A computed fold for a 1457-nucleotide RNA from an uncultured prokaryote, annotated as small-subunit ribosomal RNA. Model confidence (mean pLDDT): 81 of 100. Its Rfam family is "Bacterial small subunit ribosomal RNA". Rfam links the family to the GO terms ribosome and structural constituent of ribosome.
RNA sequence: CUCAGCGCGAACGCUGGCGGCAUUGGUUAAAGCAUGCAAGUCGAACGCGAAAGCAACUUCGGUUGCAAGUAAAGUGGCGAAAGGGCGAGUAACGCGUUUCUAACGUACCUCCAGGUCAGGGAUAGCAUCGGGAAACUGGUGGUAAUACCUGAUGACCCCGCGUUGUCGCAUGGCAGCCGGGGCAAAGGUUUACCGCCUAGGGAGCGGGGAACGUCCUAUCAGGUUGUUGGUGGGGUAAUGGCCUACCAAGCCUUAGACGGGUAGCGGGUGUGAGAGCAUGACCCGCCGCAUCGGGACUGAGACACUGCCCGGACUCCUACGGGAGGCUGCAGUAACGAAUAUUCCACAAUGGGCGAAAGCCUGAUGGAGCAAUGCCGCGUGUGGGAUGAAGCAUCUAGGUGUGUAAACCACUGUCAGGAGCUAGGAACACAAUGACCAGCUCCAAAGGAAGGGCCGGCUAACUUCGUGCCAGCAGCCGCGGUAAUACGAAGGGCCCGAGCGUUGCGCGGAAUCACUGGGCUUAAAGCGUACGCAGGCGGAUAUGUAAGUACCUUGUGAAAUCCCACGGCUCAACCGUGGAACUGCUUGGUAAACUACAUAUCUUGAGAUCGGUAGGGGCCAUCGGAACGAUAGGUGGAGCGGUGAAAUGCGUAGAUAUCUAUCGGAACGCCCAAGGCGAAGGCAGAUGGCUGGGCCGAUUCUGACGCUCAUGUACGAAAGCGUGGGGAGCGAACGGGAUUAGAUACCCCGGUAGUCCACGCCCUAAACGAUGUGCACUAGAUCGCAGAGACUCUGACGUCGUUGUCGAUCGAAGAGAAAUUGAUAAGUGCACCGCCUGGGGAGUACGGUCGCAAGGCUAAAACUCAAAGGAAUUGACGGGGGCUCACACAAGCGGUGGAGCAUGUGGCUUAAUUCGAAGCAACGCGAAGAACCUUAUCCUGGAUUUGACAUGCAUGGAUUAACCUCGUGAAAGCGAGGCCACGCCCUUUGGGUGGAACAUACACAGGUGCUGCAUGGCUGUCGUCAGCUCGUGCUGUGAAGUGUCGGGUUAAGUCCCUUAAACGAGCGAAACCCUUGCCGUUAGUUGCCAGCGCGCACUUCGGGUGGCGGGGACUCUAGCGGGACUGCCGGUGUCAAACCGGAGGAAGGUGGGGAUGACGUCAAGUCCUCAUGGCCUUUAUGCCCUGGGCUGCACACGUGCUACAAUGGAAGGUACAGAGCGAAGCGAUGCCGCGAGGCGGAGCAAAUCGCAAAAAACACGCCCCAGUUCGGAUUGGAGUCUGCAACUCGACUGCUUGAAGUUGGAAUCGCUAGUAAUCGCGUAUCAGCUACGACGCGGUGAAUAUGUUCCUGAGCCUUGUACACACCGCCCGUCAAGCCAUGGGAGCCGGGAGCGCCCGAAGUCGCCCAAACUCAUGGGUGCAUACGGCAAGCUCGCUGACUGGGACUAAGUCGUA
Repeated sequence: CUCAGCGCGAACGCUGGCGGCAUUGGUUAAAGCAUGCAAGUCGAACGCGAAAGCAACUUCGGUUGCAAGUAAAGUGGCGAAAGGGCGAGUAACGCGUUUCUAACGUACCUCCAGGUCAGGGAUAGCAUCGGGAAACUGGUGGUAAUACCUGAUGACCCCGCGUUGUCGCAUGGCAGCCGGGGCAAAGGUUUACCGCCUAGGGAGCGGGGAACGUCCUAUCAGGUUGUUGGUGGGGUAAUGGCCUACCAAGCCUUAGACGGGUAGCGGGUGUGAGAGCAUGACCCGCCGCAUCGGGACUGAGACACUGCCCGGACUCCUACGGGAGGCUGCAGUAACGAAUAUUCCACAAUGGGCGAAAGCCUGAUGGAGCAAUGCCGCGUGUGGGAUGAAGCAUCUAGGUGUGUAAACCACUGUCAGGAGCUAGGAACACAAUGACCAGCUCCAAAGGAAGGGCCGGCUAACUUCGUGCCAGCAGCCGCGGUAAUACGAAGGGCCCGAGCGUUGCGCGGAAUCACUGGGCUUAAAGCGUACGCAGGCGGAUAUGUAAGUACCUUGUGAAAUCCCACGGCUCAACCGUGGAACUGCUUGGUAAACUACAUAUCUUGAGAUCGGUAGGGGCCAUCGGAACGAUAGGUGGAGCGGUGAAAUGCGUAGAUAUCUAUCGGAACGCCCAAGGCGAAGGCAGAUGGCUGGGCCGAUUCUGACGCUCAUGUACGAAAGCGUGGGGAGCGAACGGGAUUAGAUACCCCGGUAGUCCACGCCCUAAACGAUGUGCACUAGAUCGCAGAGACUCUGACGUCGUUGUCGAUCGAAGAGAAAUUGAUAAGUGCACCGCCUGGGGAGUACGGUCGCAAGGCUAAAACUCAAAGGAAUUGACGGGGGCUCACACAAGCGGUGGAGCAUGUGGCUUAAUUCGAAGCAACGCGAAGAACCUUAUCCUGGAUUUGACAUGCAUGGAUUAACCUCGUGAAAGCGAGGCCACGCCCUUUGGGUGGAACAUACACAGGUGCUGCAUGGCUGUCGUCAGCUCGUGCUGUGAAGUGUCGGGUUAAGUCCCUUAAACGAGCGAAACCCUUGCCGUUAGUUGCCAGCGCGCACUUCGGGUGGCGGGGACUCUAGCGGGACUGCCGGUGUCAAACCGGAGGAAGGUGGGGAUGACGUCAAGUCCUCAUGGCCUUUAUGCCCUGGGCUGCACACGUGCUACAAUGGAAGGUACAGAGCGAAGCGAUGCCGCGAGGCGGAGCAAAUCGCAAAAAACACGCCCCAGUUCGGAUUGGAGUCUGCAACUCGACUGCUUGAAGUUGGAAUCGCUAGUAAUCGCGUAUCAGCUACGACGCGGUGAAUAUGUUCCUGAGCCUUGUACACACCGCCCGUCAAGCCAUGGGAGCCGGGAGCGCCCGAAGUCGCCCAAACUCAUGGGUGCAUACGGCAAGCUCGCUGACUGGGACUAAGUCGUA
């Protein structure tokens, strides 16, 4: 960081049958509103008073009556301050809880007492005359009242003097008495009421005060002048700076005043185990508001939503002079928005206003309409039904799933639909009264009624196809690059269901802000250190008080809600009744343990006193020697210095070196230590002075005086700053020399600031024990420093055990994620402070503050990531360490790299130069044989399409096919002709049938086409290196470890030993196997021939020849055995393993060689050996053929051959092998050819015959150091052989030609003994050959190493790690590009709150004037003030050329600390 849960006034997507309830429904623009309605009523307060219409009469103009004392308007009364709406403002006594009012009011209602007498003058309406467009308004005349006024009476009312009693928390309240002053009234209908006035009480409703509680922000720290208090006055129903004059200077504030931001508050609501957290829709209570701002009037009540006045904005009307308006009431409109309804019905019910009443009014209210907005209920059918239908999906093709699901059969009747009836909501004396809802009965018919999301893990549910890092998904992790359970579709499944999902928001999970309930050595986190105010906490005993605390109790905590019980709607939702609860506040009482407070006492905490003691503790002054540099002089004479190596530098003007003298500044060697001191930073030559603290011992004193500490104060390394000194050495910057690709570095030569001193700043460090301070408790062992004690007569010295302080190491328990820690705690507790809450952005910006500056302290956000991080584990890696090994190096020998050629590769070329292999571990590799063939999607061209090859099936039919011939053609092929069948059965002619074959068609064949990163198999490599593991046990929270480590030893994890935990076992190593070396034995043919005999076409007379008879002696062949085991001796070693030396032996310590290759690594190689999934292709990527190519050549590399010569070359001569091969073969003797070879053909399927000559070697002579008698490339003729065919493109022969090359740069390879080197021989492939290759065989036959420093590789142990795709790893910064948010910024624009000044409406109050008895009225004016204006600032936000850094992004650039 994320999810699963619950919730919502919701919205959106898909879908949608019914009903009940709630009910819920403009959350945005307290932006603007057309239209209608939302507050009237009373004729029983009053004066007036129509008209239409009807009727009658009529002179036909009209009149009269009814309509009707009606409608309408007015005076008057009550109401209009309620009800209804909304939440802009408000952080406030606004709200909530408790409480006070002795500081108050109250119309209507109610109770009680008393009263209601006598007069008067007006004024609306009305009439008439005017003004005006209208709204409206003026004059004159005249009229009524429950309108108004005067007088009377009157108290228990009011005012005021005095006094008594009583009560209270103060002011004071209440009651009584005395005698003064003042104040009332309205009638109406009618005979019973309704009113009116005065006084007192009640109920209900209000006004006011207090305490406590009530969001964020200190990057808001000081605020305030009516401010705080007093006195007098005013004002009010009432207290009060509420207002005013004067006086005083207070008042609030780190327990957060003042300022800024946000917000109506509560009952409650959501969530949660709770504590909490979030919220304040609907319902109820309170507050505030009514277009914005101000103001008063009326009234019981307002500073009044549908009243008034004024000012502003806006809209409308206008005759331009003036007027009108206020949906944040119900509907509705437009706008805004993701989004929220009808311009409905009714006063029937409930309630309100008026009225005596009837009644009227009531968008309150009751209902209906719209919307799945929510909660609840019901339905979309029920039972039977297997051949497990069809379809669809899948499949191992058998089947399986969908699935009793459907069809089909039987049944039922909820809801919706139709018809009819009527309890109930209805209660108002009777009667009447229903907008709307509801109940009952009947009818018809399975009919009209199912969707949404999900299925990789979290998280219940899987397969196929499509797609191919595309399209897309995604809450997090992450899916998708050809086999996707993650995308899309289908089938199937899971979860809900008239809904289901998505989005948003809240709580939960999150103990992830931790009160319940967290942390700080290393994960984020202990201030650098100390002192210390406030604050918090605090030793022992006793007594008291009762604030906290506990228990009991009083009142309250509205109702609704939540919970419980019961009840009412058929159930439920919903509703009713009762209870409980509301964890709170409050009253009174009891208790006195604990905390607190008060008093008294104590000594153990703390401090003091006395005596000792150690110390680089601090400050100041003085002195010292060594070293260094300088200066002067002497000696001396060429270098010195410096480095990895050099150079710059110094030096013949005499350096370095050395001696003497003088001067200068800084630092103090040895002692010195795991040592000492200090709060920390830090402190070191010696002496003196001044001074702080610790420790030990003693008991004498004080008597809790203590601990911690926000703000504050002081100290605080180095660097740096200011002023003035000083300056030997060192030495940022800077200069030079090197190094380097570069080198603004590391190294060297110089060198300024600085380092030093005084004074003043700075205030930060990995200021670290990464560990705050104090106290107490909890096993030990050892050491150091300094005390006190004991022992020896004393001292030095020494010894002893003990106790306390300080400093260390190890370690039990415990703790801890572990590492570790462990009386110096990171253990167990207590007290107090500081700090932390994912990484980056960032300790940055802005603001504030400190600083001379540098900069410090305080300290965010946007944006971005899904991690960042700790400890430990296993590996891998290291230009880390230790041990060990290997032709790894070294020591040697011979090569490669230079030349020519061969061969492979790259590149280039080409129509094509087929493909693969790529560091070691591709490159004489696949290829143990490319002229055609081979040979391939290599190229050109020509053919063919069931096919060159396999199987099946259908049809045909005995023709074809095969074979032969011909045409065409380069061939393949195409076309034509000829010819013939075979097996079986039936009796023959003949017929039937069959398979092979053929033709046609269909399935299919075919593919060296792709993917070695889908695979099997095989192989390479590390590496014949010594490793790799397991079972049980043990250790660890775990990964894992142990065993496998350690000491020896070995070629080896080979063997031995040890134990604090290992004991055993497996795969490897070794051994077993093959071969070679010695011996024995057996067997002797084709091998052998010592001895015996024979033959010979041989003889130099010695012999030779295995040809023969024989022989097994020997060699040999090939079977079986033996032999070697550290067995024996000596020494070393741990009484070991083993090693060294020796004897014997053919062989000695695995005798030599081979085969044999652990767990694994490299997505190593191979789809072109083979096999194989998937994909692609099917008149072609298949198949056939011709010719070409794979051999192409400016070039580069690898591997080889031949050489460069005399250890050689050439010629002839003379010897000695082994292992192989041979029938389409090897091919002898002989003959021909200079030769390759040819002719010819004996022998041989091989210990018999042949290939077959071994070569180097040896001996003899020649060449005489040269581009040669070296070397052989290349060239020209001439030939041979194989083969259909040697042009591209074979090998060989002879003649001719006679190139480069005179030992090879950097670099690099092989080899440790029968090895290297050198010499030839054979074989596979194969017609032939490119073979100098590959694989074998023998001949001759060395040198060196008794070492492990280095290079390379490997093994074990250990160490570091930010790596784990594992160093070819990871990763940092600038620059360049894109994008995003943000800081600064000349400014520009807008908002907010105030200060000052100007103007000053309406209206209240005061004053003046007019008229006037007074009031009212009018005019003027004063104070204060709304709006407006001026000006200077403050603050917040938008924007801004340019600019700063930051985040992210593709495979960019430069470097690598």